[in-house]
Molecule: TPP riboswitch aptamer (THI element)
Organism: Paenibacillus durus
RNA sequence: CGUGAACACUAGGGGUGCCGCAAGGCUGAGACGAACGCAAGGUUCGGACCCUUUGAACCUGAUCUGGUUUAUACCAGCGUAGGGAAGUGGAGAGUGAAUAUC
Numbered sequence: 001c002g003u004g005a006a007c008a009c010u011a012g013g014g015g016u017g018c019c020g021c022a023a024g025g026c027u028g029a030g031a032c033g034a035a036c037g038c039a040a041g042g043u044u045c046g047g048a049c050c051c052u053u054u055g056a057a058c059c060u061g062a063u064c065u066g067g068u069u070u071a072u073a074c075c076a077g078c079g080u081a082g083g084g085a086a087g088u089g090g091a092g093a094g095u096g097a098a099u100a101u102c
Stems, first nucleotide, its partner, number of pairs: 001096003007089004011052004017026003032046005058083003064077004
């Protein structure tokens, strides 16, 4: 001079699928509970979980395309696409380079 992790706190973002009459089962980090509602995450509250620019958490394209499955899921593409929520502590840590002195 530069770089700077785990983790913590605070704040914020996000989704609620598929099969089944039902019981129940499947995938997933997450498919939960309550209220309203004829009904539908349609709305609200809470819980858990995941994610927060190093951002495929999640949304749009998309009732997308190919494979696969009863279907979702899964794999590949779309995708260097368009959007998408951050601060502090950690940190005088650690580490790298240069220079000077011994």